[in-house]
Context: one part of a larger RNA
RNA sequence: UGACGGGGACCCGCACAAGCGGUGGAGCAUGUGGUUUAAUUCGAUGCAACGCGAAGAACCUUACCUGGUCUUGACAUCCUCGGAAUCCUGCAGAGAUGUGGGAGUGCCUUCGGGGACCUGGAGACAGGUGCUGCAUGGCUGUCGUCAGCUCGUGUCGUGAGAUGUUGGGUUAAGUCCCGCAACGAGCGCAACCCUUGCCCUUAGUUGCCAGCAUUAAGUUGGGAACUCUAAGGGGACCGCCGGUGACAAACCGGAGGAAGGUGGGGAUGACGUCAAGUCAUCAUGGCCCUUAUGACCAGGGCUACACACGUGCUACAAUGGCCAGUACAAAGGGUUGCCAACCCGCGAGGGGGAGCCAAUCCCAGAAAGCUGGUCGUAGUCCGGAUCGCAGUCUGCAACUCGGCUGCGUGAAGUCGGAAUCGCUAGUAAUCGUGAUCAGCGAUGUCACGGUGAUACGAUCCCGGUCUCAC
Repeated sequence: UGACGGGGACCCGCACAAGCGGUGGAGCAUGUGGUUUAAUUCGAUGCAACGCGAAGAACCUUACCUGGUCUUGACAUCCUCGGAAUCCUGCAGAGAUGUGGGAGUGCCUUCGGGGACCUGGAGACAGGUGCUGCAUGGCUGUCGUCAGCUCGUGUCGUGAGAUGUUGGGUUAAGUCCCGCAACGAGCGCAACCCUUGCCCUUAGUUGCCAGCAUUAAGUUGGGAACUCUAAGGGGACCGCCGGUGACAAACCGGAGGAAGGUGGGGAUGACGUCAAGUCAUCAUGGCCCUUAUGACCAGGGCUACACACGUGCUACAAUGGCCAGUACAAAGGGUUGCCAACCCGCGAGGGGGAGCCAAUCCCAGAAAGCUGGUCGUAGUCCGGAUCGCAGUCUGCAACUCGGCUGCGUGAAGUCGGAAUCGCUAGUAAUCGUGAUCAGCGAUGUCACGGUGAUACGAUCCCGGUCUCAC
């Protein structure tokens, strides 16, 4: 000088308290450990690994295993012989591959040849998801969006260093004010950026419809007001008033206002810490392999299953289940595509073919909600696991190993021990919708809207910041 203390003081944070909803019990989904296996590829391991890399493992992916194959190689540059390239096709084989047949001759040219591509040959070399993240770059997590971390000059100290940055107030903030041997400055804070909330201007189709006419329908004429769209402006600054304060900074209350004290949300992450993570995104030093640790192919595996843990979904029901009727979104996607009407099928789906390169058409019925009916506390008209049969779709192909549908089957489960998690407002909880994708194991993740609560204190636990002395 720091770090630490079951030292002290002050302050802050869903840290606790007050609440709401969960997890821990059940079934299933998913990840991990373990075990098993020819292989169950590899990495991630307290918080900060475990629905993580993986925002799509049937083949491919794929890195693993078994078997079959290749050795200048699947890929790059150079030399050389030959052939244009390319297309169609027979046979053997699981395929990789091997061996035949046919069509076809192009572009530029100084007529030497050149260029792209293909086969063969020689070697320089290629190749490696092989090792080391404790050799590295880059990127990332974390403390933490916490309020800190430093520098120049000066001053003090023999020096390490101190001062500034401490103190009195204040703030979300080293934010600002006052004081002060300090005076200034930099990286952070804040602001500038995006989005959302109000108003105005401009514009008016594909969007809108107040008044007029018209229609089954904003459908058409018409309108440019409103909504909306998308470009530019305005608006909030403690600006105004009162009080408190030190005549300061600021704080409290009020007015006006769509919005009030950072309006809400996002992007933005200082010096550094953890030899944190990643050599498997990529790049890269060193080491290692080179007829194999490289490359190709088929099949298998990554999907195993006594068990243990994490994260979730669905439930255990009546604030509910089922049946019928009926209402209201936002955001996104669509030509290898989205697919309407109509017809067939109980249904998944099939046929069909209109429209749409999309504010026009389609995905597209939003669901919870509301109205009516039924069930009456029961392992049930709750719950849906599991299994059987029959289908359907995607795809070369659903056995290992896909989704969906119908009929049947109907398990555990009656609210969960110790313990533990999330959340303070359009939040929690709950309800659906979209993207990725051939298909989908998505109950995931991200995005979108609908309905919409409880609590609002500072005693303690945890973490953090500052400071004082031991």
RNAcentral holds the full RNA, with entries from ENA and SILVA. A computed fold for a 470-nucleotide part of an RNA from an uncultured bacterium, annotated as small-subunit ribosomal RNA, 3' major domain. The coordinates come from a structure-prediction model, not an experiment, and the mean pLDDT is 82. Its Rfam family is "Bacterial small subunit ribosomal RNA". Rfam links the family to the GO terms structural constituent of ribosome and ribosome.